[in-house]
Predicted 3D model of a 164-nucleotide RNA (Lysine riboswitch aptamer) from a sheep gut metagenome. RNAcentral holds the sequence, with entries from MGnify. Rfam family: Lysine riboswitch aptamer. Gene Ontology term of the family: lysine biosynthetic process. The literature on the family includes a 2003 paper in Proc Natl Acad Sci U S A by Grundy et al., "The L box regulon: Lysine sensing by leader RNAs of bacterial lysine biosynthesis genes". From the family's description: Riboswitches are metabolite binding domains within certain messenger RNAs that serve as precision sensors for their corresponding targets. The coordinates come from a structure-prediction model, not an experiment, and the mean pLDDT is 81.
RNA sequence: CGAUAGAGGCGCGACGAAGAAAAGUACUUUUGCGUUUAUCGGGCGGUCACCCGGCAAAAGGAAAGGCAACGUCGCCGAAGUGAAAAGAAACCGACCGGGGCUUUUUGCUGGGUCAUAACGGAAUACGUUAUGGACUGUCACGAGAAAUUGUGGAGAGCUAUUGU
Numbered sequence: 001c002g003a004u005a006g007a008g009g010c011g012c013g014a015c016g017a018a019g020a021a022a023a024g025u026a027c028u029u030u031u032g033c034g035u036u037u038a039u040c041g042g043g044c045g046g047u048c049a050c051c052c053g054g055c056a057a058a059a060g061g062a063a064a065g066g067c068a069a070c071g072u073c074g075c076c077g078a079a080g081u082g083a084a085a086a087g088a089a090a091c092c093g094a095c096c097g098g099g100g101c102u103u104u105u106u107g108c109u110g111g112g113u114c115a116u117a118a119c120g121g122a123a124u125a126c127g128u129u130a131u132g133g134a135c136u137g138u139c140a141c142g143a144g145a146a147a148u149u150g151u152g153g154a155g156a157g158c159u160a161u162u163g164u
Stems, first nucleotide, its partner, number of pairs: 001163006009076001011075006019067001027060007040053004044097005079109009091099002110136002113133008138153006
């Protein structure tokens, strides 16, 4: 300078999924009372088109995205995220834009956890980012006879074997 194999632990991710929640919400029917039947408002932005539009009671009554016990699979920059570039279709009514999705390059983050704040979300679930706390793995430096302990760094790291 390479190759191979490993370690961290509520370890990471993908697929499926009982289930909880969404919610007795949206919506449908009936009855009653209303209304400008809409030039207004809504359905990601613009144009076009289409659809929808208030209150109360009764009866009926969902789903998506997100979470997830458990199972299977792939793994240890696993993965997540910011930026940029490229992209044939499928998704958001058509067109344009944008989003979503996929790939590449590059920056940041060792790991899970707790707290606070912001954003997303129906949500106190959960996710992302930032800050901080203790814990934990790893290496370096130092102290100690030792057990151990202090400080600091970052995964482009560390350990083992091996080739030049």